[in-house]
């Protein structure tokens, strides 16, 4: 130095709920809380997955309806770097 595995000391992270706050929504941030995670660390120019606000379609108008990502998701796959131990 390269790859492979997993038992994780010392540490990290932190579903789901609640509480504020930001957004149309989804979903974010911050306290709180621990179901988990060996990358649950980054990356949303690939897949895939939620949301539909703009703006469309239709209609005489508005309501519902339907497309629609410029919006999010990394803890779904993937891409990428990297701690500890063992082979």
């Nucleotide at each position: 130095a390269u790859u492979a595995u997993u038992u994780a000391a010392g540490g990290g992270c932190a579903a789901a709920c609640c509480u504020g706050u930001c957004g149309a929504a989804a979903g974010g941030c911050a306290g709180g809380g621990a179901c988990g995670c060996a990358a649950a660390g980054c990356c949303a120019a690939g897949g895939g997955c939620c949301u539909a606000a703009a703006g469309a379609a239709a209609a005489a108008u508005g309501a519902a309806u339907u497309c629609a990502a410029u919006g999010g998701c990394a803890g779904c796959c993937g891409g990428u770097u990297g701690c500890a131990a063992u082979g």

Predicted 3D model of an 87-nucleotide RNA (c-di-GMP-I riboswitch aptamer) from Lutispora thermophila DSM 19022.
The RNAcentral record of the sequence draws on ENA, Rfam and Ribocentre.
Taxonomically the source falls in Lutispora thermophila (Bacteria, Clostridia, Lutisporales, Lutispora).
The same sequence occurs in records of 2 taxa.
The model forms 95% of the base pairs in the Rfam consensus.
Rfam family: c-di-GMP-I riboswitch aptamer. Rfam links the family to the GO term cyclic-di-GMP binding.